[in-house]
Context: one part of a larger RNA
RNA sequence: GCCAGGGAGUUCUGGUCAUUGGCGAGGUUAACCACUUGAAGUGGGAAGCCACAGGGAAACCAAUUGUCCGCAGUUUUUAACGAGGGACAAGGUGUGCUCGCCUGGAGUCAAUGGCGCGGAUACCCGAAGCCGGUCGAUCUACGCCUGAGCAGAUUGAAGCCUCCUGAAAGGGAGGUGGAGGAUCGAACCAGUACUGAUGUGCAAAUCGUUUGGAUGACUUGGGUGUAGGGGUGAAAGGCCAAUCUAGGCCGGAAAUAGCUGGUUCCCCCUGAAACUAUUCGCAGAUAGACCUCGACUGAGGCAGAUCGUGAGGUAGAGCCACUGAUUGGAUGCUUAGGGGAAGAAAUUCCUCGGUGUUCUGUCAAACUCCGAAUAUGCGAUCACCGUAGACGUCGGGAGUGAGGCCAUCUGGGGUAAGCUCGAUGGCCGUGAGGGAAACAACCCAGACUAGAGUUAAGGUCCCUAAAUAUCGGUUAAGUGUAAUAUGAAAUGGCGUCGGCAGUCUAAAACAACCGGGAGGUGGGCUUAGAAGCAGCCAUCCUUCAAAGAUAGCGUAACAGCUCACCGGUCGAGAUUGUGGGCCCAAAAAAUGGACGGGGCUAAAACCGGUUACCGAUACUCUAGAACACAGCAAUGUGAUUUCGUAAGGGGGCGUGGUGCAUGGGCAGAAGUGGGGCCGUGAGGUCCUGUGGACCGUGUACCAAUGAGGAUCCUGGU
Numbered sequence: 001g002c003c004a005g006g007g008a009g010u011u012c013u014g015g016u017c018a019u020u021g022g023c024g025a026g027g028u029u030a031a032c033c034a035c036u037u038g039a040a041g042u043g044g045g046a047a048g049c050c051a052c053a054g055g056g057a058a059a060c061c062a063a064u065u066g067u068c069c070g071c072a073g074u075u076u077u078u079a080a081c082g083a084g085g086g087a088c089a090a091g092g093u094g095u096g097c098u099c100g101c102c103u104g105g106a107g108u109c110a111a112u113g114g115c116g117c118g119g120a121u122a123c124c125c126g127a128a129g130c131c132g133g134u135c136g137a138u139c140u141a142c143g144c145c146u147g148a149g150c151a152g153a154u155u156g157a158a159g160c161c162u163c164c165u166g167a168a169a170g171g172g173a174g175g176u177g178g179a180g181g182a183u184c185g186a187a188c189c190a191g192u193a194c195u196g197a198u199g200u201g202c203a204a205a206u207c208g209u210u211u212g213g214a215u216g217a218c219u220u221g222g223g224u225g226u227a228g229g230g231g232u233g234a235a236a237g238g239c240c241a242a243u244c245u246a247g248g249c250c251g252g253a254a255a256u257a258g259c260u261g262g263u264u265c266c267c268c269c270u271g272a273a274a275c276u277a278u279u280c281g282c283a284g285a286u287a288g289a290c291c292u293c294g295a296c297u298g299a300g301g302c303a304g305a306u307c308g309u310g311a312g313g314u315a316g317a318g319c320c321a322c323u324g325a326u327u328g329g330a331u332g333c334u335u336a337g338g339g340g341a342a343g344a345a346a347u348u349c350c351u352c353g354g355u356g357u358u359c360u361g362u363c364a365a366a367c368u369c370c371g372a373a374u375a376u377g378c379g380a381u382c383a384c385c386g387u388a389g390a391c392g393u394c395g396g397g398a399g400u401g402a403g404g405c406c407a408u409c410u411g412g413g414g415u416a417a418g419c420u421c422g423a424u425g426g427c428c429g430u431g432a433g434g435g436a437a438a439c440a441a442c443c444c445a446g447a448c449u450a451g452a453g454u455u456a457a458g459g460u461c462c463c464u465a466a467a468u469a470u471c472g473g474u475u476a477a478g479u480g481u482a483a484u485a486u487g488a489a490a491u492g493g494c495g496u497c498g499g500c501a502g503u504c505u506a507a508a509a510c511a512a513c514c515g516g517g518a519g520g521u522g523g524g525c526u527u528a529g530a531a532g533c534a535g536c537c538a539u540c541c542u543u544c545a546a547a548g549a550u551a552g553c554g555u556a557a558c559a560g561c562u563c564a565c566c567g568g569u570c571g572a573g574a575u576u577g578u579g580g581g582c583c584c585a586a587a588a589a590a591u592g593g594a595c596g597g598g599g600c601u602a603a604a605a606c607c608g609g610u611u612a613c614c615g616a617u618a619c620u621c622u623a624g625a626a627c628a629c630a631g632c633a634a635u636g637u638g639a640u641u642u643c644g645u646a647a648g649g650g651g652g653c654g655u656g657g658u659g660c661a662u663g664g665g666c667a668g669a670a671g672u673g674g675g676g677c678c679g680u681g682a683g684g685u686c687c688u689g690u691g692g693a694c695c696g697u698g699u700a701c702c703a704a705u706g707a708g709g710a711u712c713c714u715g716g717u
Stems, first nucleotide, its partner, number of pairs: 001717006011120004015115009026050003032044004054061002064089001066088004073081003090103005123262002126259001130252006141226009150216001152184003155180001159176007188213003193209002196207002228244001230240003265652006275288005290399001291397006300385002304382007316370001317368002323364003328359007337352006403428007411420002433444003448624007458614003461598003467611001469610006480600002491585003495582003499578006512569005518542003523537003548563001551562003625642002627638004653706001655703010671690008
């Protein structure tokens, strides 16, 4: 892991609500007693409890049949009466005409059911912990008593002896001697490094090599002592029997757990929330909103459209309409602003500032002289819903209170985030189906069952259902073949296709080729040199068809080669600007690689038009089921019923047992292998084999009543 069996809302009590039943201004017994074959039953038993009156803290005081409306209904039916119901009035009380509570008789007992309601273990399993009492020092820590052990080698303290030296004290040398928490190194004790081996081990701490101590604060045997908030500790919170920041065992004890996990058959109806507020509160509760079920009431309701009438200060816009920011100018005033100039000074002028007027240019979430759309209050009309009961009121039961993404509008952030705080809508959550290769929330579309047809989104070369359709363009980059989600810019392109506007051109354009491209002059200056061409200045004149005191290359300087400009040859367009489409470059990521793939080029790419077809649980048709409502029923109605997590409600299936009724079985019961049929399903039934003695059906009641899950328990494998 698998299989079998076991395995979780129970019981008592209190409360509350519903249903059913008894009695009813009353209802009911408890303990207990008697009778009885019986713990069944019958008869007693009113103590007590609830109700019959409320208000007030208390003292205390102490309550209606008056009016109107009106559903169902009734009747003498365009009206009246009108149970229950509603409104008012009246009354009780609390200091009360005004405010609160209460008043015109319905309760009580029992059974059954609902209640994550109170108390009890209280749906089941799960802590770490707290407290009490006991058992441990055969491990280990430390102490005490009594014993034991330490190969070999090295060093050579004090003391002593001899010699030398010195006046002496002393010093030196040689010997002897054998000290030391001395040295090296086995046993023994330890456990440094490899962070080696091992790591379902040889082993719940071992193995190998290496390493520390090894006459000492050494090691060790036996005995003995210290005990749990206590011991012991050369102190690491170490150790106290594989257990230690408070031992083990048993008990309190099913501690508690707002936390995790699990919680067992079927079908039908409805169907959420992740918001608001409070909370020592943020993993939880409580109240409201949102869901469900029931009762009551009795006529309107208002999700949509149009119109009318209100409210408003957003988008936009504007700024000589305010507040604040802000470009440039014109002009006046500055004697109490700074700097400068002139002047002997007064003073004048320039400039930088300040301030006023005016012209001009630009901004604002916390500016507004203005000002939409959308959204929104109320009313009317239409549509739709509603006596088959809407709107509403009351009561029983909840769940939820971590939400998420997309689009739009802002804020925070970096006009980042699959980011974050809000608003509006949609979807997922709780939603299947088709499309997007795959893909919660993107597109289409809301699934009762079966059959047939038509479409949506999206597609139609093959994988793969359907046009290698059609018309006109573009692209040569495999660009592309990617709706959103799946990446790109500035900039550049003599890539290519359209548009628009110019200029030149048969008086010959543009390109190419042939020829010319001169003279004064080597301009002047500078300079070693400077001759068109290092640099500075000037840049004229002549001859011409034309030719610069020269636009490049070149030389040391010249020379030389081109260009501008002109002529000829040729003979039709050339050229410039601007804006657009597609395309190219810009363009780098980690194993080789992705348009889903193959592959595709007058496409199977891109842009525009057209007609077919495919394509879903959508739509239509046919048959059936369920649900809601009407109806005694048969049956009918439903263009707008039938997805669904949490949750609420309803109806059933099966298991064990009991009462009553009624059956089957050795001519084969239960159980069990295989198969058929019926039912929406839980399930039921029949046949056959096996098996070998019990087992059903109907009805009613009772429950230790349904298994796939819980790191579930026990057993098997």

The part of an RNA shown here (large-subunit ribosomal RNA, domain II) has 717 nucleotides and comes from a Bacteroidales bacterium. The source organism's lineage runs through Bacteria, Pseudomonadati, Bacteroidota, Bacteroidia and Bacteroidales. The RNAcentral record of the full RNA draws on ENA. It matches the Rfam family "Bacterial large subunit ribosomal RNA".